[in-house]
RNA sequence: AGAGUUUGAUUCUGGCUCAGAAUGAACGCUGGCGGCGUGCCUAAGACAUGCAAGUCGCACGAGAAAGUAGCUUCGGCUAUGAGUAGAGUGGCGCACGGGUGAGUAAUAUUUAGAUUACGUACCCUUUCGCUGGGGAUAACUAGGGGAAACUCUAGCUAAUACCGAAUAACCUGGAGACAGGAAAGCCGUAAGGCGCGAAGGGAUCGGUCUGAACACCAUUAGCUAGUUGGUAGGGUAAAAGCCUACCAAGGCAACGAUGGUUAGCUGGUCUGAGAGGACGAUCAGCCACACUGGCACUGGAACACGGGCCAGACUCCUACGGGAGGCAGCAGUUAGGAAUUUUGCGCAAUGGGGGAAACCCUGACGCAGCAACGCCGCGUGAGUGAUGAAGGCCUUCGGGUUGUAAAGCUCUUUUAGCAGGAAAGAAAUAAAUGACGGUACCUGCAGAAAAAGCACCGGCUAACUCUGUGCCAGCAGCCGCGGUAAUACAGAGGGUGCAAGCGUUAUUCGGAUUUACUGGGCGUAAAGGGCGCGUAGGUGGUUUUCUAAGUUUGAUGUGAAAUACCUCGACUCAAUCGGGGAAGUGCAUUGAAUACUGGAAGACUAGAGUUUAGGAGAGGAGAGCGGAAUUCCUGGUGUAGAGGUGAAAUUCGUAGAUAUCAGGAGGAACAACGAAGGCGAAGGCAGCUCUCUGGACUAAUACUGACACUGAGGCGCGAAAGCGUGGGGAGCAAACAGGAUUAGAUACCCUGGUAGUCCACGCCAUAAACGAUGGAUAUUAGAUGUCGGGAGCACUUGUUCUCUCGGUGUCGUAGCUAACGCGUUAAAUAUCCCGCCUGGGGAGUACGGUCGCAAGAUUAAAACUCAAAGAAAUUGACGGGGGCCCGCACAAGUGGUGGAGGAUGUUGUUUAAUUCGAUCCACGCGAAAAACCUUACCUAGGCUUGACAUCCCACGCUAUCCUAUGAAAGUAGGAGUUCCUUCGGGACGUGGAGACAGGUGUUGCAUGGCUGUCGUCAGCUCGUGUCGUGAGAUGUUGGGUUAAGUCCCGCAACGAGCGCAACCCCCGCCAUUAGUUGCCAGCAUUAAGUUGGGCACUCUAAUGGGACCGCUUGCUGAUAAGGCAGAGGAAGGUGGGGAUGACGUCAAGUCCGCAUGGCCCUUACGCCUAGGGCCACAAACGUCCUACAAUGGUCAGUACAGAGCGUUACUAAGCCGCAAGGUAGAGUUAAUCGCAGAAAGCUGACCUCAGUACAGAUUGUAGUCUGCAACUCGACUACAUGAAGUUGAAAUCACUAGUAAUCGCGGAUCAGCACGCCGCGGUGAAUACGUUCCCGGGCCUUGUACACACCGCCCGUCACACCAUGGAAGUUGGGGCUGCUUGAAGAGGCUGAGCUAACCGCAAGGAGGCAAGUCUCAAUGGUGGAACCGAUGACUGGGGUGAAGUCGUAACAAGGUA
Repeated sequence: AGAGUUUGAUUCUGGCUCAGAAUGAACGCUGGCGGCGUGCCUAAGACAUGCAAGUCGCACGAGAAAGUAGCUUCGGCUAUGAGUAGAGUGGCGCACGGGUGAGUAAUAUUUAGAUUACGUACCCUUUCGCUGGGGAUAACUAGGGGAAACUCUAGCUAAUACCGAAUAACCUGGAGACAGGAAAGCCGUAAGGCGCGAAGGGAUCGGUCUGAACACCAUUAGCUAGUUGGUAGGGUAAAAGCCUACCAAGGCAACGAUGGUUAGCUGGUCUGAGAGGACGAUCAGCCACACUGGCACUGGAACACGGGCCAGACUCCUACGGGAGGCAGCAGUUAGGAAUUUUGCGCAAUGGGGGAAACCCUGACGCAGCAACGCCGCGUGAGUGAUGAAGGCCUUCGGGUUGUAAAGCUCUUUUAGCAGGAAAGAAAUAAAUGACGGUACCUGCAGAAAAAGCACCGGCUAACUCUGUGCCAGCAGCCGCGGUAAUACAGAGGGUGCAAGCGUUAUUCGGAUUUACUGGGCGUAAAGGGCGCGUAGGUGGUUUUCUAAGUUUGAUGUGAAAUACCUCGACUCAAUCGGGGAAGUGCAUUGAAUACUGGAAGACUAGAGUUUAGGAGAGGAGAGCGGAAUUCCUGGUGUAGAGGUGAAAUUCGUAGAUAUCAGGAGGAACAACGAAGGCGAAGGCAGCUCUCUGGACUAAUACUGACACUGAGGCGCGAAAGCGUGGGGAGCAAACAGGAUUAGAUACCCUGGUAGUCCACGCCAUAAACGAUGGAUAUUAGAUGUCGGGAGCACUUGUUCUCUCGGUGUCGUAGCUAACGCGUUAAAUAUCCCGCCUGGGGAGUACGGUCGCAAGAUUAAAACUCAAAGAAAUUGACGGGGGCCCGCACAAGUGGUGGAGGAUGUUGUUUAAUUCGAUCCACGCGAAAAACCUUACCUAGGCUUGACAUCCCACGCUAUCCUAUGAAAGUAGGAGUUCCUUCGGGACGUGGAGACAGGUGUUGCAUGGCUGUCGUCAGCUCGUGUCGUGAGAUGUUGGGUUAAGUCCCGCAACGAGCGCAACCCCCGCCAUUAGUUGCCAGCAUUAAGUUGGGCACUCUAAUGGGACCGCUUGCUGAUAAGGCAGAGGAAGGUGGGGAUGACGUCAAGUCCGCAUGGCCCUUACGCCUAGGGCCACAAACGUCCUACAAUGGUCAGUACAGAGCGUUACUAAGCCGCAAGGUAGAGUUAAUCGCAGAAAGCUGACCUCAGUACAGAUUGUAGUCUGCAACUCGACUACAUGAAGUUGAAAUCACUAGUAAUCGCGGAUCAGCACGCCGCGGUGAAUACGUUCCCGGGCCUUGUACACACCGCCCGUCACACCAUGGAAGUUGGGGCUGCUUGAAGAGGCUGAGCUAACCGCAAGGAGGCAAGUCUCAAUGGUGGAACCGAUGACUGGGGUGAAGUCGUAACAAGGUA
């Protein structure tokens, strides 16, 4: 310090997630030692038992017992125990210490102050006193009640208990005179000590008050009657409505009162660079509480944790009458919970209480125990050791790795263990005293001996392989893994990280600048209020003086200690602990300064405003007027249609429409001018005239003197639609009706048509109310247009030009921006003020409030859910977007298919099987030949190291033939001595064992190779440079041109590669060479190039030439590239044809051509054999053949090819057969022989428009050929038979010249089988205006919510499941408020007939007190009421989520109606 995740990729916005640190933790696995810490976060639930506050005999009275000793009359007594124990009176303490955090948002806390408004026992100090009396009472004794707790009556007694009197330095009250107010003794031989009273001071500790700070909610906006103040009285230690009476009507609140929710506060702790954020265990300060609520007493202090009274709940005891109790003290129990310890030792230390002291008490405290809960330290060994052992794992089988790791050898002994020794902790102070503890520590002994795990290994994030599994099981913090080759699941080997721990979970901060003070934003990502006026508030021009609040600086006080930081020191180190320092950014007081801000006073004119003059304008309101057009009405003319649409229909019209003319009525809107123009704050404003009226602008003067800007609340304005009342209603037109369209059409289109639109008055308050851009001021290049005003120069005298102020547009510099873009009208640079935003959805929704007649508006959440949602730009793809261009793409033509019969392939069906594959790019395809074989399929019979390969062993009788059996394969038997040899053996065969063979089984979505398609389309890329933050762009776009990214020109590009073209082959012309089997001009010859001869020609087959827009040509084009035409030429603009197929696309096709990974079968999914099937047949489709005839058919005659093939072959002549064919066997290893008669054509004859002398299907009979074999299931021949069919609906295919069409010939495969396929030649057309349209393609551009890329994306209802939530008749719970009632204890008042020691009084009696009664206040309880907050609720509303449900297709392209 960052990283992952939205996309095909990019930049940005933005959320989610991770890496870090931490914890009073818990859970899982594991666990050696020690030190120091820490340990009920939940039920402030309930608690058994023990202990946690006592002490003092030097305040006081009284005072045992056991035991022991002695005596005894045996009853007891005496001494001792002992003035002891125990209890009581009295004093001090019990208000500290310890626990907890329920309550409390302020009576708390923190900080700084105030107290002239107060108190303070014990302690210190000072002053003065302590004289003299009195009456009781507990203990105790006696008696009584009670189960107990306890208590009553009578009697005795003491005090430092209680009460007078005296005195008063002093205190209090009072102006003063004066009045009132104390005390206690004890110890000691003594000195004296300890005490007591009053008063002053101090110290300490408190009470009270004030300022500031102190959580969230405004969906809590008004609260308050003791409330605010005064007077009087009461009350307190003390100010005060603290309380009471009376008077006044105040007080608090947007700077957040009141209400609600949550919470002890702080020092600090955790985190963070810091600012902050979260927390408030342990330690320390303060507060509050002590079963719940109330109350007082005592006391210096309490309204009191281990005191009291009352009430309530709960628990316990009980003799049922009545009593007892309060662990949020230390242990411990139970409950709850994921979860938190011993019913330990000691007062030795520190501290506290009492005491004169000894001493006693102290679960405070000091220690120990339990727990890896945390931090820190140590150890589990060290060195050496390569055959790199064994084993494991992996493997390309070579090896690699575990790994110097182990073993082995040599050492060491921390810790644990055993044994011996042994502290400090105890200081003032000499002795005594140590729980911890025989502990720390030291020494010795033995022996590597007793001591390593956990998590992870796809990326983030360090670390990789094998096996298993097969969208299963599972993992997962985010992205995401898993559907047969998983580094992501599980196991293993290996590795990485940390280590007595390691992981997980939970929580906090961080990263997150993701609430932004430091330190963010708002044109399009979330975000500018619809607009103005204006209140509070915030901010504010120039200048002088004063002030000193802010500000700056100094001083003083405080900011507890601990913590953190620095430094020094003590434990061997560290953790831990001790000493010192600095810091503590704060608050208060005080001094100084005065630049800036504020305040006060004065001045100024540049901001703002007023005055005068002027012109511009759909600015606003009201009234009046006008013409054109639509519609309607009346009348005329006139006749059959009109209207409407893509096309129609509904509709109107013979009762006279539409059309046309004239007249009339009524309502609404104002053409042209008109503009990117003007005005207005915005909404908005348009015929003309008048009246009233707002604002802006310009020029020039004078005046006021900061009067300004913004603006939370508030007030006003505010399109359209809508609402209310009353008018009006021509046209238009939601709803509605009808007609169309459509699968449907509650739409788009058409015909009608009501609200409404218009007016008046009143509501509503919203819009993509948009510049998606709040207002104000200032600064910062320009260019250009336009509107309103002003000024100037020149003159061209009515225009141009220049300058200037104000408005409104376009382009653009700097700058800004993620980019797009903005750019003096800022989205630049600054200042001020307001509004708003913080992931998407849920949702601008629910509930609540406010407004509204309603519709609704406004304010405005949460649960739940997702890992995205989004902005801009890029490259593609796509569009029922655009432009340009091409192609037999259309058009123009020719011939077909689709109809018939047949052939063939496919689907489907059937079947035991009809083997398998193949969408355009499958379908006469794989298959260039299914009768057997092929053959993969089915049925049946057989084999199991196998039909085939390699290795090992044994035997050799091989092969072959014969017999039996069988459908065959085979099985059984017999005959049978092969070939080579280095003489071992091998070939070959049989048998045997196992390794293995074998598989047309599966996966073409694991693959290679090959192929198809886009497409023979003109494209696809790279290097360097440049531009861009980047993806990318440029080049490759543009202007021309081409068949072409072909070429030229231009250009931030310059070059290059793969494609195009060319190079290759065939054909077309010529030349050269060569002439046999080819050819024959001339010579000779023949039936015949038959032969001699010749190679000139043709031809053959090898090498060359030729054509390049080349031309002294013309036109065109830009003087280019090129195009058009012409000449020449065999050929002219690629001369014709072929081969040649860029980057890539389709997970295209093929595992059944071949190869091949994985998986599967192994007496079978392998192999052999026979027979069958692949040939089936209601139906459908593709590709062909033959036809339907006269441009024809039949018969007869006759002419002209090319390219092939042939020895298991082609086969001639001749003869036979009607023919298929047979016979024959010459010739040919082929320019020689053969296949081989080419056919259409030409000549002649017949047929004469018919289902025919067309057509030939089908069927019968007889044959031929091939072949082991033609039944299923071949081809051909003859004779006979003679079906459909008379040119083919919708639709659709091919072809642009030697092409289509037509005619035949050959070949591959092949025993045989060709209408298919591949080739060959013969005859030989028509048409192309052209690019609007269909299809496909290329380039440029545009839009996009697509990127699996339109076969895309995506919306809503419905149906189903689950989840959270709103409403709801109600039901139920809670905390407060309030009315009435009840009225414990207690306090106060009143009364006090009853009772009464101290004082007064001779006495009677009094003063005072007590009981009791009553009133007020008052806890609790009861009963009503109005709200609030939850829980639940039949039913109901919407919402969310959920691989493959239904209906449509709303949005994204002009998304097919933007």